[in-house]
Context: one part of a larger RNA
RNA sequence: UCCAGCGAGUUAAUUGUUACGGCAAGCCUAAGACAUUUGUCGGAGGCGCAGUGAAAGCGAGGCUGAAUAGGCCGAAUAAGUCGUAGCGAUUAGACCCGAAACCGAGUGACCUAACCAUGGCCAGGCUGAAGCGCAGGUAAAACUGCGUGAAGGGCCGCACCGUAGAGAAUUGCAAAACUCCCGGAUGAGCUGUGGUUAGAGGUGAAAUGCCAAUCGAACUCGGAGAUAGCUGGUUCUCCUCGAAAUAGCUUUAGGGCUAGCGUUGUACGGUAGCUGUCUGGGGUAGAGCUCUGAUUCGGACUGGGGCGCGCAAGCGUACCCACCCUUGUCAAACUACAAAUACGGAUAGUGGAACUACAGCAGUCAGAACGGCGGGGCUAAGCUCGUCGCUCAAAAGGGAAACAGCCCAGACCAUCAUCUAAGGUCCCCAAAUCUAUGCUCAGUGGGAAACGAGGUGAGAUUUCUUAAACAACUAGGAUGUUGGCUUAGAAGCAGCCAUUCAUUUAAAGAGUGCGUAACAGCUCACUAGUCAAGAGAUCUUGCGCGGAAAAUGUAACGGGGCUAAAGCAUAGUACCGAAGAUAUGGGUGUCACAUUUAUGUGGCGCGGUAGAGGAGCGUUGAUAGGGCAUUGAAGUUGAACCGCGAGGUUUGGUGGAGCGCUAUCAAGUGAGAAUGCUGGA
Numbered sequence: 001u002c003c004a005g006c007g008a009g010u011u012a013a014u015u016g017u018u019a020c021g022g023c024a025a026g027c028c029u030a031a032g033a034c035a036u037u038u039g040u041c042g043g044a045g046g047c048g049c050a051g052u053g054a055a056a057g058c059g060a061g062g063c064u065g066a067a068u069a070g071g072c073c074g075a076a077u078a079a080g081u082c083g084u085a086g087c088g089a090u091u092a093g094a095c096c097c098g099a100a101a102c103c104g105a106g107u108g109a110c111c112u113a114a115c116c117a118u119g120g121c122c123a124g125g126c127u128g129a130a131g132c133g134c135a136g137g138u139a140a141a142a143c144u145g146c147g148u149g150a151a152g153g154g155c156c157g158c159a160c161c162g163u164a165g166a167g168a169a170u171u172g173c174a175a176a177a178c179u180c181c182c183g184g185a186u187g188a189g190c191u192g193u194g195g196u197u198a199g200a201g202g203u204g205a206a207a208u209g210c211c212a213a214u215c216g217a218a219c220u221c222g223g224a225g226a227u228a229g230c231u232g233g234u235u236c237u238c239c240u241c242g243a244a245a246u247a248g249c250u251u252u253a254g255g256g257c258u259a260g261c262g263u264u265g266u267a268c269g270g271u272a273g274c275u276g277u278c279u280g281g282g283g284u285a286g287a288g289c290u291c292u293g294a295u296u297c298g299g300a301c302u303g304g305g306g307c308g309c310g311c312a313a314g315c316g317u318a319c320c321c322a323c324c325c326u327u328g329u330c331a332a333a334c335u336a337c338a339a340a341u342a343c344g345g346a347u348a349g350u351g352g353a354a355c356u357a358c359a360g361c362a363g364u365c366a367g368a369a370c371g372g373c374g375g376g377g378c379u380a381a382g383c384u385c386g387u388c389g390c391u392c393a394a395a396a397g398g399g400a401a402a403c404a405g406c407c408c409a410g411a412c413c414a415u416c417a418u419c420u421a422a423g424g425u426c427c428c429c430a431a432a433u434c435u436a437u438g439c440u441c442a443g444u445g446g447g448a449a450a451c452g453a454g455g456u457g458a459g460a461u462u463u464c465u466u467a468a469a470c471a472a473c474u475a476g477g478a479u480g481u482u483g484g485c486u487u488a489g490a491a492g493c494a495g496c497c498a499u500u501c502a503u504u505u506a507a508a509g510a511g512u513g514c515g516u517a518a519c520a521g522c523u524c525a526c527u528a529g530u531c532a533a534g535a536g537a538u539c540u541u542g543c544g545c546g547g548a549a550a551a552u553g554u555a556a557c558g559g560g561g562c563u564a565a566a567g568c569a570u571a572g573u574a575c576c577g578a579a580g581a582u583a584u585g586g587g588u589g590u591c592a593c594a595u596u597u598a599u600g601u602g603g604c605g606c607g608g609u610a611g612a613g614g615a616g617c618g619u620u621g622a623u624a625g626g627g628c629a630u631u632g633a634a635g636u637u638g639a640a641c642c643g644c645g646a647g648g649u650u651u652g653g654u655g656g657a658g659c660g661c662u663a664u665c666a667a668g669u670g671a672g673a674a675u676g677c678u679g680g681a
Stems, first nucleotide, its partner, number of pairs: 001681006011092013026047003032041003051058002061073004095233002098230001102223006113197009122187001124156003127152001131148006160184003165180003199215001201211003208217001236616006246259005260364002262361006271354001273350008286337001287335002292331003298325002302322004306317004367392002370389007397408003412586004417582003423576003426560003432573001434572006445562001451546002455543010472530005478503003483497003509524001513522002587606009617670001619667007627659002635654008
C1' cells in the first nucleotide's frame, strides 16, 4: 500500500407534536390477584368536562379596590382520552473512537540511590614526613649534617573502577555497544552475599537525578463508557424545495440562546410584489458664501496696538491687527438654496401564493472576490470597516491561453437537427486571407511615468508673397563719433545714462553675436541684384519615438507567424460559436379540466452544499399462506434481458443440500475513508 471480515443516532422512562385506530363528555387503568399461550378482574389514581384568587372562598365569572370605576385573567366561539407509528425534547455513556489528568486499593529497592551486617580485592616501580641513633654545636637548648625510619584523600603505572575528546555505528553487534586516546588506581577506593527505606512517599557530595529500557510525581487493577464548547469518522437509491456566514445578549468572541433567512402542514383568498398617476416629509449629490470657520487681489479710511517727533495737547507712519467696500476661492462635524433615487401613504391596472398568521423540524453565527458610494491607510495592499448590487460559496456549460468570485449563460434525459450570446472568423482551431475609407513602420500592436524631440496624418488662427516673399548666391552694411559717464583702458559689443539723436542714403542699430589689453578683424539686423512660387509662426488633435536594467531558458501576442496586416480607427454584410433558445421523443413534480378512478389533455416547472419533506430497493429473523429442490437448493463464476436507480429475472459452468415468493411485523439492517480494529498478501 492493497484485499477480506468487523466497525457509529440505539434502548428505557417522561413529555410535545403529526398521522392512523378504539371509545367519547367522557377516556384509561397502575401495583397486584386469579387463570394460564397473553385472558379476566383490579377505579387506588391520572387526564378532560370552568375559571379565578396568595388564600378562606366565590363562580360564567373571579381578583384588585371604598367603588356599580378602571385594569388583569377567563366565559361567550366548548373534545377529550387511551393505544400504535413517525419526528423532536428531557434524564440516562445517549451517534462512535480519542486525552493529558483526578481519586481508591494494592505490587515493586534482583535496575538504581543511600544506609546496615558480614566477606573479598588493589602487579610493579618512585618519593622519603615525624620519630629515633650518631656526629657537630650550646652553659643548657635551639640549630646543622649523616644515617635509620616508612608517613601520605603523595607520584608513575597493570588488574579494577570510570568515561573528558575524536572516529565509526545510527532499519546498529548493541533500545547506549565498538576503536583510539584519556581520569582515579591505600582511598570520601572498588566489589560479592544478606538486609532496611515506597509513591501526598523514599533516596539524593543536588542533576528534578534515581526508585526494574517508565519519573515535575512509578507500576497494576478499580471508580470508568471520567470529561472533551476540540479533531476525525458516521455505511442503500430516486424525487420536490432549499439556506446562512447577520442583529441583540453572553468570563462571550472557532461555543451558545432568541430573532433573521430554509422546509413541511393548516388557515387566509385580488394578499405580497410590480407598473402608472397623485400626495408627503427630508437636507445627501450638486451649488452657494447669509451664518460658523478658512481664504485671494485692490481700495477706503474708521478703531486699536507698535514706532518716530513733541513738555503736553497732538502730529506723522513704505509697521501690525480688526471692521467696511470690491475681486477670486474652500468645508464630514457651514447652509439664505437644492435634486435624481430611496422611503411612507392613496388610487387604478396587473399579478394566483411569491404575502400573512399559527404549529412541527432545521441548519446557519470563520465568508470571498468584483462594481458603485464612503471611513481608516500612503485617494498603498489579493489590506481593513460600512452600505447598495452581483457572482462564488451551494453552479456545471461557452469566453478570458491556463485562471472559485470577471464577461455570456442557469445542466430532468436522449438526438451525427436548427438559431443565437459573450467572444471570434491566416494556421494550430469551428467560422471572412470579407467590403469601404483612413492611420501606423515602432513588430507599435504584444507592459510603464514625469519629461524630451524639425517622426508622421488631420483641423484651426495668423504673417509675408508676381508691387517677387522664404532659402541660397553676389554686393553694400557708411558719417558726426572713440555719443556722454565711468575707467589704467571702455572705440557698437565690462558697467551706468539717455526725446538711443542727427547726416548721407537703395539700406545700414549710438548696434545681434564671436573677437581684442584696448583698437583691429569676422558677423547680424537692414538694403539692392540674380532666381522663381509659395514661405514662416502659433494652437488643438490621431497614431507612433526615446525615457525602458534581474536573476534555470526565448519567456511582457497562448504558439506559428503577421506590415495597402493576420495591427489601429470608423461604417457595413455574412458566418462560427454554449448543457442558452427552438425542434422531436421520453421521464417526473405541481395546478386546472375531463373522466372509464386509473389514466388522458393542457399550463408552469425539474443546477444544488448545510438542511426540511416524500417515495422506494436490499439484508437477517418472526407469524400466516402458498411453493421450489439429487430430473440438482444455497453459495460461486460467465452471458443475456428488465428497472431512472437502489436492484431483479432467466440461462450455461461449478457446487452438492437446503431455499425462495406474497401479506404483515421486528431489527445487532447496507462501508471507502475514522494516523479505525482483526487476519492475510